[in-house]
The part of an RNA shown here (large-subunit ribosomal RNA, domain II) has 651 nucleotides and comes from a Dehalococcoidales bacterium. The RNAcentral record of the full RNA draws on ENA. The source organism's lineage runs through Bacteria, Bacillati, Chloroflexota, Dehalococcoidia and Dehalococcoidales. The prediction has a mean pLDDT of 85.

Context: one part of a larger RNA
Parts: sequence; C1' cells; structure tokens
RNA sequence: GGGACUUACGUUCCGGAGCCAAAGCGAAAGCGAGUCUGAAUAGGGCGCUUUUGUCGUGUGGCGUAGACACGAAGCGGAGUGAUCUAUCUAUGACCAGGUUGAAGCAGGGGUAACACCCUGUGGAGGUCCGAACCAGUGUGUGUUGAAAAAUGCUUGGAUGAGUUGUGGAUAGGGGUGAAAGGCCAAUCAAACUUGGAGAUAUCUUGUUCUCUCCGAAAUAACUUUAGGGUUAGCCUCAGUGUAAUUCAUUCUAGGGGUAGAGCACUGGAUCCAAUAGGGAGCCUACCGGCUUACCGACGGGAACCAAACUCCGAAUACUAGAAUGUCCACUGGGAGAUAGACUGCGGGGGAUAAGCUUCGUAGUCGAGAGGGGAACAGCCCAGACCGUCAAUUAAGGCCCCCAAUUCUAUGCUAAGUGAGUAAGGAAGUUGAGUCUCGAAGACAGUUGGUAUGUUGGCUUAGAGGCAGCCAUCAUUUAAAGAGUGCGUAACAGCUCACCAAUCGAGAGACUCUGCGCCGAUAAUUAACGGGACUAAGCAUAGAGCCGAAAUUACGGGUGCUAAUUUUAUUAGCGCGGUAGGAGAGCGUAGUAUGGGCGCUGAAGGUGUACCGGAAGGAGCACUGGAGCGCAUACUAGUGAUAAUGCAUGGC
Repeated sequence: GGGACUUACGUUCCGGAGCCAAAGCGAAAGCGAGUCUGAAUAGGGCGCUUUUGUCGUGUGGCGUAGACACGAAGCGGAGUGAUCUAUCUAUGACCAGGUUGAAGCAGGGGUAACACCCUGUGGAGGUCCGAACCAGUGUGUGUUGAAAAAUGCUUGGAUGAGUUGUGGAUAGGGGUGAAAGGCCAAUCAAACUUGGAGAUAUCUUGUUCUCUCCGAAAUAACUUUAGGGUUAGCCUCAGUGUAAUUCAUUCUAGGGGUAGAGCACUGGAUCCAAUAGGGAGCCUACCGGCUUACCGACGGGAACCAAACUCCGAAUACUAGAAUGUCCACUGGGAGAUAGACUGCGGGGGAUAAGCUUCGUAGUCGAGAGGGGAACAGCCCAGACCGUCAAUUAAGGCCCCCAAUUCUAUGCUAAGUGAGUAAGGAAGUUGAGUCUCGAAGACAGUUGGUAUGUUGGCUUAGAGGCAGCCAUCAUUUAAAGAGUGCGUAACAGCUCACCAAUCGAGAGACUCUGCGCCGAUAAUUAACGGGACUAAGCAUAGAGCCGAAAUUACGGGUGCUAAUUUUAUUAGCGCGGUAGGAGAGCGUAGUAUGGGCGCUGAAGGUGUACCGGAAGGAGCACUGGAGCGCAUACUAGUGAUAAUGCAUGGC
C1' cells in the first nucleotide's frame, strides 16, 4: 500500500520500505581481523582470537514529562481600582462668646523745620482665653471588645499653611507624599484580579492490608561541598564458577623498633672529688710567682629525663606455609546510608577539666526485648519462632517491703563507719616487726640527796648555773650539768638531769599494716531505694537456696540443606530486628467464562459465645426491600489513627 470481515484504542490474508544484530579501527578519505598513530616490519591505543540475536508481554529501576501528595516568599503578562486615603482642581458651606489693642488718622504738646511725646480714635494679627468643629497628649477600661482601633477622664488647634459638602484629575516600578517608606478600598520596601501555573522548594510534614527469609550505614575520595550529592566500602536478590579460596584454632618460619628499659649517640638536668682555664688579693723592673670560704670546660664517680634520643627490646598484630574444621569468588538487578552515642583500653587537643573534642581498637545502643543495677538507650548477665500452673542456672541476691539462710567457721569495726571526698591531724583500736632498759630490781609513783674550787673567765650599774660571749675543767662522792625550766634588780627560793631508799614485773621509743575518728557548711527529711540493722556492717573460707524470654523437657509452626519409604516423612542447622532487598498471601472495584442464590426476602445495617497462622471468612437472629455471591483468568481511580490536611456537623 492492497483484499476480505467490519466501525473497533479492530480482526485476518497478501505485501516487505524501514529498524536491530551478524566487524572493527580512524577526525576522515579509507582499510579491514585488523586498524589508528608513526619513517617503521618498533612500541602503544581500540578491536579479533572467546558466536547470538531480535520482536512482544508481565515485572523491578532510571530518564523525559507536574511524576508520591500538600506547602512558599516571589517573577514576568493582561486587566480592575482614588466611594478609604494622599495631593491637586472647580464650585459651595462653616467657625458661640470674651481678651489684647499694630499701622493709619484726629486733637494737644514739641521742633527753625522734621523728629519725638501725650490723649483719643482706629481695629491689625499663621495674637490670647474658650464652645461648635478638627485633632489625638497622658492615663484607666476594653483585648473570645459594644467596636478588626472604641470608650471615660485629661489634652492640642480653634481667622487659618483652618475645617468641610459636591463634581472632577493623577494608577502599580506607577501615582501621591509639610517625608513616616506614609497612603493608593480593614492589603503596600511595589495594590488587587486573572492567566503563564500543578512556577521552583538540596527544606518541613504526611504516605493507607497481612505474614515469611535475610539485613545495613552514620566511613573514604571528590564536590560554591559540609543537614545535599556521585563513586567505592557495608545490605539484599538472581545467575555462573572453582576445589581451590574465606574465616577460626594450633604449629612452623619471618621482618620490625612500639610497651618496657637504658644512657652507648643526640639533647636536657643534679651532686661530689680532682683539674685546665678565668676572676680577686698580694709580691715583682721585666719574665713570672704565691694565696684564695669565687666561677669552673673536658675527662672521672654517683643518681636521673626524652613524641620528633637508642647499646637494647617484648606481648600482641602482620606476612607466608602446614594440619583440622568451615566456606567463598565473580557477573548482573534493587537499595539504604554517608548527623552517630556511650563504656573499657592506647594516644593527641584541653587544665593527665567537661555528659568536652579528635583518632585507633573492642563492646553495647543505634536496629535488642528479658533479668540485675532503687529509678536509668550505651554498664553487668543474656540474644525473645509460638504454647506449658514443668526443671537447671547467669549476673545479682537470700531480716521485712521482695522469691531465697535471721546458714556455718574465724577475725575486725563502735564510727549507724557501713550508706559520698582530699591535703593534713590525733596516746581510737587490730596484727607484724626492729631497737633499748629490766629480779645485779627496770618504767610510773612516794621519801631523801642534788655538794666543793666557784660569785669559772669576759661583759656589765649588777650578771652569783639560768641577759649575752668564751671555755665547759677539776675535786668530794652513792650521785649531782661551770646546769632543764620557773624565779630575783642581783642574790635568795622552787624544780630537773643524776643518785640512794621504798615497791616488785614488765617498761619505753620507732617502723609497717587492717578497720575506724576529725577535716565534712546550701537553702523541706533527700548522700543505705525504704523499714529497720551492732549485724541484716567489713574481711577470709565454706555449705545450701532463689533468680531471666539463657539452657533443658513436652507439644506445635516455619526457612534452608540432605536423605529416602517419592511427595510426605525423617534428620541436621536455623527463625530479635530500624533503613532496606526478596518471597507468599488477604481484601476492594470492574471485565470474561463457568456454575449458582434471591420477595418462601438480594445488597446494605445491628448483634453474636463459630473457623483460620495473619490480612480475614462463615452461620444464625432482627432490620431492610431488589438485586448479589462463588470458582478460574485478567484489569486497576485497590486498603488511612495522624499531613497547624479537605468537606459537613457536634462540643
């Protein structure tokens, strides 16, 4: 393009333009399993050697479209507005009453003449007081008002740049403005209406039925990027592949320079002895020398410090190999996430501050329920498929609240310590130890002695043990300091050390250590969870018990793998879960086919003790009064407790 049937978002028969693939490379001419670059037969780039496409349909995702829904402030176009208000314009209207008394004029005075003065007259003024009128100063009320700007009292102007009626003019980047960005119809840093238009929104909010399997991230790089993205890492699904890989443990073999340690290097830093050198003083004509409570290199001795020191040097970690047990890798579809938090350990910053900040490492939360911690995302125990009026345990507990011992043994604590804290302080008390004294009699107590040279010397008014300085001997003794403290103007006096007697058994000093005490002040008791506790506190050892969704027992469901008795049983391993991936279903509306129900009562409504693993599905009764299920397949305007949602109603 044509024929037939037909009038449909057509069917069918012929027809075969075009499209995709079967070869690539090059800018191209072009060459071609090669080609381009190149002088090249070199090298390199892209290809071949490795073979599958194409057209439908369903579905996941992306792009383009409003593209999951709602939401701006705004931008530009065309129009409508000056009945509010701003200014102007034409023509009208209005302003009780009272006060002050300009110029001019008149008379008188006055001058040479003016000027000037006085008395009248006169009636000026963005003049004064104050109603109407206009305004809106302060304050009260009002604030879901009587009113989307008022009202009460008070206040300003009130012959002026005054107030006001009517008609007219100026229009939106424009007007008008005694200028406040004011006003232009309760709207003005650019009016209102409508259209572009579902503007755009890296932002906020919301996003509708069920069950099953797996299950993240809060990091890196880049980013006009930092609350957004792209790629990688991490999740999921499908396919493919290999028998070696992955991971864990053990063994073997490695390199290292961290922790620690050390001082051999590089630096820092302290003391000692000795010394070179220097300073100071003295001697010396010069040369030089002597002294030194001064400084002091190198070297020596002793003891230290270091992320950017190392003579040394682990544990771990890492690499490789082996064994055992496990299982990975690639390709493609779909993501989400790229704000992390705390705790332990190793560091940096900070103040070895922070519920601080920034890295590494592990855990938990995130996305994790249960038990404990009084309460308490991140701590301790432990990872919830469902059921059981069974059992055993974990952390933690066992006097009552509150399940379980008023359990056993030995000590400690006296403070309600326990049940919040430091430096520091103290005859609190326990245990261990060192030293000294002690039956030749200690320690404490009591009694007695405590002398002589001598008033030591000096100093001093004085200095007699006791203001101060120096010395600190000797004698007699049982013992007694040239004196421990008080005291005196100085002496005196008292006392101590020391000695004797009495007494008759332990005494004193110090170190370490357990548990306590003080230090300890914040506003209601409030720093054991409470009662209360002298153990029901603390320490050590032990025996029981309680205690969770852990574990076990019994029953059931389900995912994956395997085996078969081959299609439904058994076995093994699983089944917390946000974002998210995958799978299987329920229900709503309609269409097609089949087979049904209904006035002996359809849909819808109300009630209900039934069935199913869930979404859900029946039956029956009443109501209602004419249509409606079921099976299979298909199609979708298909599921709402939430959006300052929308509509109507109620409160």